Annotation: A computed fold for an 85-nucleotide RNA from an uncultured Pseudomonadota bacterium, annotated as c-di-GMP-I riboswitch aptamer. The sequence was found by an Rfam model in a public genome assembly. The model forms 95% of the base pairs in the Rfam consensus.
[in-house]
RNA sequence: UCCGUACAAAGGCAAACCCGUUGAAAGGCGGGGACGCAAAGCCACCGGUCUGAAGAUUUCUGAUCCAGAUAGCGGGGUUGCCAGC
Numbered sequence: 001u002c003c004g005u006a007c008a009a010a011g012g013c014a015a016a017c018c019c020g021u022u023g024a025a026a027g028g029c030g031g032g033g034a035c036g037c038a039a040a041g042c043c044a045c046c047g048g049u050c051u052g053a054a055g056a057u058u059u060c061u062g063a064u065c066c067a068g069a070u071a072g073c074g075g076g077g078u079u080g081c082c083a084g085c
C1' cells in the first nucleotide's frame, strides 16, 4: 500500500410512515421518524426494475424507440474513519 475481516471505541447514514414542497408520473428536496446499513459516501458506464407528459416510429385505445428515475437492485469506477489479525 492492497485484499478480507473479529472484538471494541468515536461516530455516521436513514427504510416504512406522517407533514410541507416540487414533478405529467416514477420519483426528488426539507422537517419529523428509525427498518436496517462497514461504504445505505459519491458517480447513470453495463444489466435489471419503475414512470410515460413531450418527441419519433408503428401492424395504432397498443407496442417500440426515446426521455426521465432508481447508487437502500446488482456489477463496475472512485474516495474514506478506528482497531487488531
Base pairs, nucleotide, nucleotide: 004085005084012037013036017032018031019030020029021028022027035072041078042077043076045075046074047073048070049069050068051067052066055065056064057063058062
Rfam family: c-di-GMP-I riboswitch aptamer. Rfam describes the family as follows. GEMM was predicted in a large-scale screen for bacterial structured RNA regulatory elements.